């Protein structure tokens, strides 16, 4: 340099070929439980969906460019 894959909560990932309040688990915070911690139970906070454009009535989802990561080729 070329090709491919991938980027969604602090972490690991869903979100069935666009339809409309963006979720789960773990983690974090608070309460309950316990002599304390842990476990367990209940509740809560936390996401401009990598960045910027485009298409569309409507985009995490489709298209283009850029950036990061991974794999392969030279």
């Nucleotide at each position: 340099g070329c090709g491919g894959a991938u980027g969604u909560a602090g972490u690991u990932c869903a979100u069935c070929u666009g339809g409309a309040g963006a979720g789960a688990a773990c983690g974090c915070c608070a309460g309950c439980c316990u002599g304390u911690c842990a476990c367990g139970c209940u509740g809560g906070a936390g996401g401009u969906a990598g960045c910027g454009g485009g298409u569309u009535c409507g985009a995490u989802c489709c298209c283009c460019g850029c950036c990061g990561u991974c794999c392969g080729c030279g």

Notes:
A computed fold for a 74-nucleotide RNA from a Verrucomicrobiota bacterium, annotated as transfer RNA. RNAcentral holds the sequence, with entries from ENA. It matches the Rfam family "tRNA". About the family: Transfer RNA (tRNA) molecules are approximately 80 nucleotides in length.